This is a predicted structure of a 121-nucleotide RNA (FMN riboswitch aptamer (RFN element)) from a soil metagenome.
[in-house]
RNA sequence: GUUUCCGGGGCGGGGUGUGAUUCCCCACCGGCGGUGACAGUCCGCGACCCUUCGCGAGCCACGCGAGGGUUGACCCGGUGAGAUUCCGGGACCGACCGUGAAAGUCGGGAUGGGAGGAGAC
Repeated sequence: GUUUCCGGGGCGGGGUGUGAUUCCCCACCGGCGGUGACAGUCCGCGACCCUUCGCGAGCCACGCGAGGGUUGACCCGGUGAGAUUCCGGGACCGACCGUGAAAGUCGGGAUGGGAGGAGAC
């Protein structure tokens, strides 16, 4: 350099109600790389959204490529050379569109995209 494959989890119980896996109580879940030692909450990346330029002969739309913007949340104690990563305790966070009623957990864009990982040549 070419190419193949892989690449996101979670509503169970109760309450109210005409109606809720959306509200309330309890419960459950945690992508990728990094790091003095294992991370949803540290550093960075990806996904969603907005946008600029280039190409697809011009315009709109759309697609592809390269950029820019936006982008949630943690403390205390312990061990230790070293931990916001382990142990103990208590917290907190979670795109957009949809819905009989407000969604991290349901349905959809998505049999998509993707940080990246593994292999073959």

Its mean pLDDT, the model's own confidence on a scale to 100, is 86. Its Rfam family is "FMN riboswitch aptamer (RFN element)". Its family is annotated with FMN binding in the Gene Ontology. The sequence is in RNAcentral, with records from MGnify.